Model confidence (mean pLDDT): 86 of 100. Small-subunit ribosomal RNA, central domain from a metagenome, 346 nucleotides, folded computationally. The RNAcentral record of the full RNA draws on SILVA.

[in-house]
Context: one part of a larger RNA
RNA sequence: UUGGGUUUAAAGGGUGCGUAGGCGGGCCUUUAAGUCAGUGGUGAAAGCCGACAGCUUAACUGUCGAAAUGCCAUUGAUACUGGGGGUCUUGAGUACAGUAGAGGUAGGCGGAAUUAAUGGUGUAGCGGUGAAAUGCAUAGAUACCAUUAAGAACACCGAUUGCGAAGGCAGCUUACUAUAGUGUAACUGACGCUGAGGCACGAAGGUGUGGGGAUCAAACAGGAUUAGAUACCCUGGUAGUCCACACUGUAAACGAUGAUCACUCGCUGUUGGCGAUAGACAGCCAGCGGCUUAGCGAAAGCGAUAAGUGAUCCACCUGGGGAGUACGCUCGCAAGAGUGAAACUC
Numbered sequence: 001u002u003g004g005g006u007u008u009a010a011a012g013g014g015u016g017c018g019u020a021g022g023c024g025g026g027c028c029u030u031u032a033a034g035u036c037a038g039u040g041g042u043g044a045a046a047g048c049c050g051a052c053a054g055c056u057u058a059a060c061u062g063u064c065g066a067a068a069u070g071c072c073a074u075u076g077a078u079a080c081u082g083g084g085g086g087u088c089u090u091g092a093g094u095a096c097a098g099u100a101g102a103g104g105u106a107g108g109c110g111g112a113a114u115u116a117a118u119g120g121u122g123u124a125g126c127g128g129u130g131a132a133a134u135g136c137a138u139a140g141a142u143a144c145c146a147u148u149a150a151g152a153a154c155a156c157c158g159a160u161u162g163c164g165a166a167g168g169c170a171g172c173u174u175a176c177u178a179u180a181g182u183g184u185a186a187c188u189g190a191c192g193c194u195g196a197g198g199c200a201c202g203a204a205g206g207u208g209u210g211g212g213g214a215u216c217a218a219a220c221a222g223g224a225u226u227a228g229a230u231a232c233c234c235u236g237g238u239a240g241u242c243c244a245c246a247c248u249g250u251a252a253a254c255g256a257u258g259a260u261c262a263c264u265c266g267c268u269g270u271u272g273g274c275g276a277u278a279g280a281c282a283g284c285c286a287g288c289g290g291c292u293u294a295g296c297g298a299a300a301g302c303g304a305u306a307a308g309u310g311a312u313c314c315a316c317c318u319g320g321g322g323a324g325u326a327c328g329c330u331c332g333c334a335a336g337a338g339u340g341a342a343a344c345u346c
Base pairs, nucleotide, nucleotide: 004317005316006315007300008299012314014201015200016199017198021194022193023192025088026087027086028085029084030083031082033081034080035077036076037075038074039073040072041071042070049065050064051063052062053061054060091191092188093187094186095184096183097182099180100179103177104176105175106174107173108172109171110154114150115149116148117147118146119145120144121143125136126135162169163168205248206247207246208245209244210243211242216240220236221235222234223233258313259312260311261310262309263308266291267290268289269288270287271286272285273284274283295302296301319346320345321344328339329338330337331336
């Protein structure tokens, strides 16, 4: 390289939009570029291959043939692919009517809890643990009541639920905004799929500037435990956790399973819509779950939400370590990220 693979053995890009490219629905017509067939030219010689011949044989050499899978020209064929023209509606999109939701952004509001402050009642403990101690407390703590303030998160509902491309999204409400499914089959008429580069989004943590700071809490301090204890446990506690703007661009970013389309036995639960109305039924579409047939799989298992059977496009893998390291380059304020070897060794 070919082949073979990518849930768990190496291997699916974190996710989307989309450029080039690749691939692409039904029918009619045309063309004849690809494709196929015929003919002509060319495809040097030597070599290879076949037959025969010459050196006693062979190697070697000679003669003839075949081959030279290619290219060019020309004449045809037209099923498929491509190009041109026309047309269709099932793919795709639009419209209209219901529906659904923690989808997004911004604003407003709410109660419980926590902490703090002030006042009151009240007196000797509180707190914490396996047990303790550090800590707090007669300058009146803990507990209870009242008032006030602040910040953060939204109990129950809550679910095997819902929404979102992924990350993710949960008090109530308003505004703006995006989406999906169902139904009608009115409109467009292949407008599609994928997508190297590219662009955008992207948890937590971290960074910059300015706010905020209740709780929790890296670092840090103290108390314990212990042989030691730079830990686990306890008392404190700063960054951070929150907001605005800007950056970082990574995760076991997981379903460890790329996207799209078609096909393939059933049972069962549930969400949204339609059907039906007898309130029984259990049909259709889309989603979320459980079990399972065939089939697949090394097995575990998967099984219409496939890891089954096929098609198109992209990404990735090729023994372990060295190493996601070094060097170079790009990006970043930095931390670092992306790309990404080799020697050597087993």